[in-house]
The prediction has a mean pLDDT of 80. This is a predicted structure of a 149-nucleotide RNA (glmS glucosamine-6-phosphate activated ribozyme aptamer). It matches the Rfam family "glmS glucosamine-6-phosphate activated ribozyme aptamer". Rfam links the family to the GO terms catalytic activity and regulation of gene expression. By type it is a riboswitch. Rfam describes the family as follows. This entry contains a glucosamine-6-phosphate activated ribozyme that is found in the mRNA for GlmS. GlmS is an enzyme that uses fructose-6-phosphate and glutamine to generate glucosamine-6-phosphate. The ribozyme catalyses self cleavage of the glmS mRNA that is thought to regulate GlmS activity. The sequence was found by an Rfam model in a public genome assembly.
RNA sequence: AGCAACGACAAAGCGCCAGAGCCUGCAAAGGCUGACGAGGGGAAGGGAGUAUCGAACGUUCGGCGGGUGCCCUUCCGCGUGCGCGGACGCGUAACGCGGCUUGCAAAUAUGCGGGAGACCGCAAAACAAAGAAGCCGCGACCGCGAUUC
Numbered sequence: 001a002g003c004a005a006c007g008a009c010a011a012a013g014c015g016c017c018a019g020a021g022c023c024u025g026c027a028a029a030g031g032c033u034g035a036c037g038a039g040g041g042g043a044a045g046g047g048a049g050u051a052u053c054g055a056a057c058g059u060u061c062g063g064c065g066g067g068u069g070c071c072c073u074u075c076c077g078c079g080u081g082c083g084c085g086g087a088c089g090c091g092u093a094a095c096g097c098g099g100c101u102u103g104c105a106a107a108u109a110u111g112c113g114g115g116a117g118a119c120c121g122c123a124a125a126a127c128a129a130a131g132a133a134g135c136c137g138c139g140a141c142c143g144c145g146a147u148u149c
Base pairs, nucleotide, nucleotide: 014065015064016063017062019061020033021032022031023030024029036054037053038052042075043074044073045072046071047070076091077090078089079088080087082145083144084143085142086141095139096138097137098136099135100134101133102132110123111122112121113120114119
């Protein structure tokens, strides 16, 4: 110096429960459920508030808090052939739009186990979309300087 693994920030479609539903109980009371995964992070500060995608469907209702999304400012970095400055876009896989291709989930259901029960845990299989990656097409600024013809 490089690579790999692990860890931290970091629980982050995450946490919680005063409503509600459900279970046990004569009652008192105790308990259960309350979003299934995919995707998403340069740093700092501020702001607003239903922060992307599909799966399932029956409370995945209702609500509180948080949050990698959005907006603004500053800084760092990348790109627009090279350097500098500006402008714009973007975030280290570091432009936009369109098309094609590729590969990718968990829950539900099923089985096994736990529980008196609501319900919970585990196992292996199937099935997404967005985003992503690859390829193709189109588009992609200004000034000064340098370089080549």